This is a predicted structure of an 80-nucleotide RNA (c-di-GMP-I riboswitch aptamer) from a Chloroflexota bacterium.
Lineage of the source: Bacteria > Bacillati > Chloroflexota.
Its Rfam family is "c-di-GMP-I riboswitch aptamer". Gene Ontology term of the family: cyclic-di-GMP binding.
């Protein structure tokens, strides 16, 4: 130096639930609210889960969820 881990400090994000609104739906957005999170920032790339349509069966197509796992890109702090 790199890698692994991440104390402390200042902050950040914002689960469930409720309201409004959009959507066939999964769900998204805004407000309230905080379960939690060192990437709970971005990305649907690979899996996975969910929704819709189709189908005798089998196959499929279109979508949703990164706070399900992983990959990629980026970011604040710096004790041990």
């Nucleotide at each position: 130096a790199a890698g692994c881990u991440g104390a402390a400090a200042a902050g950040g994000c914002g689960a469930a639930c409720c309201c409004a609104c959009c959507g066939c739906g999964a769900g998204a957005u805004g407000g309230g609210g905080g379960c939690g999170c060192a990437a709970a920032g971005u990305u649907a790339u690979g899996g996975g889960u969910c929704u819709g349509u189709a189908c005798a069966g089998g196959c499929a197509c279109a979508g949703a969820c990164c706070g399900c796992c992983a990959g990629a890109c980026u970011g604040c702090u710096g004790a041990g």
It was read from a public genome assembly, where an Rfam model found it.
The prediction has a mean pLDDT of 82.